Glycine riboswitch aptamer from a Rhodospirillales bacterium, 95 nucleotides, folded computationally.
Model confidence (mean pLDDT): 75 of 100.
Taxonomically the source falls in Rhodospirillales (Bacteria, Pseudomonadati, Pseudomonadota, Alphaproteobacteria).
Rfam family: Glycine riboswitch aptamer. Gene Ontology term of the family: glycine biosynthetic process.
It was read from a public genome assembly, where an Rfam model found it.
RNA sequence: CUAUCCCCCGCGGGAGAGCAGCAGGCCGUGCGCCUGCCGCCGAAGGCGCAACCGGCCCCCGGAAACGCUCAGGCACCAAGGACCGCGGGAGAUCG
Numbered sequence: 001c002u003a004u005c006c007c008c009c010g011c012g013g014g015a016g017a018g019c020a021g022c023a024g025g026c027c028g029u030g031c032g033c034c035u036g037c038c039g040c041c042g043a044a045g046g047c048g049c050a051a052c053c054g055g056c057c058c059c060c061g062g063a064a065a066c067g068c069u070c071a072g073g074c075a076c077c078a079a080g081g082a083c084c085g086c087g088g089g090a091g092a093u094c095g
Stems, first nucleotide, its partner, number of pairs: 001095001003093003007089007018038001021037006027030001039074003045070001046068003052062004
C1' cells in the first nucleotide's frame, strides 16, 4: 500500500399488518392521544425442543431472512427498521 473481516458514524433505498369495534381516561375536541379487551404483522432486540455449519462426534459449540411473538409494530406523516449500496474512522488478518 492492496484485499478481506468485525465495529462505529453519515447519506440514500427499505416491507408487513384494524383510518375496525367496545370500555375508561386526557385535552388543545381531532376519524387526536393513552390504557385495557379482541384481531393481525415480523425486518430493532429477544427466545427456540432448530433448517444448516463445525469439532476432539450419539456429546459439544456456532446458529438463519426459518419458527415463536416476550418486546416492538398495524391510515397518512413522524419514529423505528433486518438487509443493500456509497463515503469516512479505528482495529485485526493475509499478501